Predicted 3D model of a 73-nucleotide RNA (transfer RNA) from an uncultured Eubacteriales bacterium. It matches the Rfam family "tRNA". About the family: Transfer RNA (tRNA) molecules are approximately 80 nucleotides in length. By type it is a transfer RNA. Its mean pLDDT, the model's own confidence on a scale to 100, is 82.
RNA sequence: GGGCUCGUAGCUCAGCUGGGAGAGCAUUCGGUUCGCAUCCGAAAGGUCGACGGUUCGAUCCCGUUCGAGUCCA
Numbered sequence: 001g002g003g004c005u006c007g008u009a010g011c012u013c014a015g016c017u018g019g020g021a022g023a024g025c026a027u028u029c030g031g032u033u034c035g036c037a038u039c040c041g042a043a044a045g046g047u048c049g050a051c052g053g054u055u056c057g058a059u060c061c062c063g064u065u066c067g068a069g070u071c072c073a
Stems, first nucleotide, its partner, number of pairs: 001072007010025004019056001027043005049065005
């Protein structure tokens, strides 16, 4: 320098042939308990890596770019 894969909540990840942004753990609150743990319920938390484009509508499609991994030179 070139090819491929990936980037989504604090962490690990799902969401694909464009329309509801989600799960588990963690955090906070409440219930249970003499208390803690466990268990149960609820809440908060995201400009979906960034910018631009296509579209009535983009996490998803296209372009550029940043970062990580891997292969080739």